[in-house]
Context: one part of a larger RNA
RNA sequence: UGACGGGGGCCCGCACAAGCAGCGGAGCAUGUGGCUUAAUUCGAAGCAACGCGAAGAACCUUACCAGGGCUUGACAUGACCGUGAAGCCGGGGAGACCCGGUGGCCGAGAGGAGCGGUCACAGGUGGUGCAUGGCUGUCGUCAGCUCGUGUCGUGAGAUGUUUGGUUAAGUCCAGCAACGAGCGCAACCCCCGCCGCAUGUUGCCAGCACCUGGGGUGGGCACCCAUGCGGGACCGCCGGAGUCAAUCCGGAGGAGGGCGGGGACGACGUCAAGUCAUCAUGCCCCUUAUGCCCUGGGCUGCACACGUGCUACAAUGGCCGGUACAGCGGGAUGCGAUGGCGCGAGCCGGAGCGGAUCCCUGAAAGCCGGCCCCAGUUCGGAUUGGGGGCUGCAACCCGCCCCCAUGAAGUCGGAGUUGCUAGUAAUCGCGGAUCAGCAUGCCGCAGUGAAUGCGUUCCCGGGCCUUGCACU
Numbered sequence: 001u002g003a004c005g006g007g008g009g010c011c012c013g014c015a016c017a018a019g020c021a022g023c024g025g026a027g028c029a030u031g032u033g034g035c036u037u038a039a040u041u042c043g044a045a046g047c048a049a050c051g052c053g054a055a056g057a058a059c060c061u062u063a064c065c066a067g068g069g070c071u072u073g074a075c076a077u078g079a080c081c082g083u084g085a086a087g088c089c090g091g092g093g094a095g096a097c098c099c100g101g102u103g104g105c106c107g108a109g110a111g112g113a114g115c116g117g118u119c120a121c122a123g124g125u126g127g128u129g130c131a132u133g134g135c136u137g138u139c140g141u142c143a144g145c146u147c148g149u150g151u152c153g154u155g156a157g158a159u160g161u162u163u164g165g166u167u168a169a170g171u172c173c174a175g176c177a178a179c180g181a182g183c184g185c186a187a188c189c190c191c192c193g194c195c196g197c198a199u200g201u202u203g204c205c206a207g208c209a210c211c212u213g214g215g216g217u218g219g220g221c222a223c224c225c226a227u228g229c230g231g232g233a234c235c236g237c238c239g240g241a242g243u244c245a246a247u248c249c250g251g252a253g254g255a256g257g258g259c260g261g262g263g264a265c266g267a268c269g270u271c272a273a274g275u276c277a278u279c280a281u282g283c284c285c286c287u288u289a290u291g292c293c294c295u296g297g298g299c300u301g302c303a304c305a306c307g308u309g310c311u312a313c314a315a316u317g318g319c320c321g322g323u324a325c326a327g328c329g330g331g332a333u334g335c336g337a338u339g340g341c342g343c344g345a346g347c348c349g350g351a352g353c354g355g356a357u358c359c360c361u362g363a364a365a366g367c368c369g370g371c372c373c374c375a376g377u378u379c380g381g382a383u384u385g386g387g388g389g390c391u392g393c394a395a396c397c398c399g400c401c402c403c404c405a406u407g408a409a410g411u412c413g414g415a416g417u418u419g420c421u422a423g424u425a426a427u428c429g430c431g432g433a434u435c436a437g438c439a440u441g442c443c444g445c446a447g448u449g450a451a452u453g454c455g456u457u458c459c460c461g462g463g464c465c466u467u468g469c470a471c472u
Stems, first nucleotide, its partner, number of pairs: 002471001004468002007466007015456002019420005026311008034302002042053002064297007073121001077120007087102006105112002123286002126284003132280002134275003137271001139269001144183006150159003163174003189263004194231007203221001208218003234257001237251005313413001317372007329360003334353002339348003379410001384405007426448002429445004
């Protein structure tokens, strides 16, 4: 100087408390450990691994295993030699591939492409994240971390950065042997909330006319909206507190206040944190194989254990009928309307749309009416039997969906533990990426819409000052 203390002081954070909904019990989904296996490929490991790399494991993917094959190789560059390319047909084979037939490349040529041979080399998801780059997690959006000059100290170093007040903030003010400055904070960027301007093949009987169940047509940009540009909030105004300060409290006006809400943005550094399997890369290792191709299997195995979720245990509920209102997005080997068939999944068919115009797209909870009457039930839907649909070369291992039948556990969950302070939690549905198909996961969107916060003693994490110290 730091680190540490079951030392002190001050102060923060859904940290506790207050409150709401959960998890821990059940069934199932998913990840992991373990066990098993020919293989169950590999990585991630307290917080910060475990619906994580996986934004899509039937083949492919695929890195694993078994078997069948290949060696100049599936791929690149170069050299030399040779050569009737590829494709198609037939045969063999699980296929990779092999055999036979056919065919017979570009160029006038030199030569080139392809193929075969030889060589130099290729190749490796083999090892080392304790050799690395890059990228990332975390402390932590925490309020901090430093430098120049000066001053003090023999020196390490201190000062500045401490102190008083204030702030979300090393934010600002005042003071001070300090005076300044940098990286951080804030602001500049994006979205939402109000208004204006511009533009109108979306919107509007707003005012008119027509056809008329429809903004359908004429017509019109006023409104809604869309997309660009701009305005608006600054403690600016008033009152009070305060050191004449910073700032705080109350009020007016205002769509909005005292950082308006959300996002992007993460300082010096810490964890030899994570990643050699995104990629790159040093070194080491394998090179008829640790490389390459194929078929099949495995990654889906199941006596168990844990994490994360979904669905429930019901009556503010379940079922039936009727009926209302979104937003974000996506669409061409795509989205697919109207119509027809089917109880349904879906099928036939195909209008329109590269899309403010057409389609996905009936949102659901809600509201109205009816049934159920507290029962393991008209709760709950696991499991299993049968039948069917779709994608795909192919659903046995191992996909999703529909119908009929079957109807399991479960009556609110021990110790313990998680999230959330407002359009939040909870609840309801919708869209998208990946994707042939496959979502309870992920990323978004709108609908309905709470409760509580006395307070900082305590638990956890953190900031500043100070003290002790046997550690540095």
RNAcentral holds the full RNA, with entries from ENA and SILVA. Small-subunit ribosomal RNA, 3' major domain from an uncultured bacterium, 472 nucleotides, folded computationally.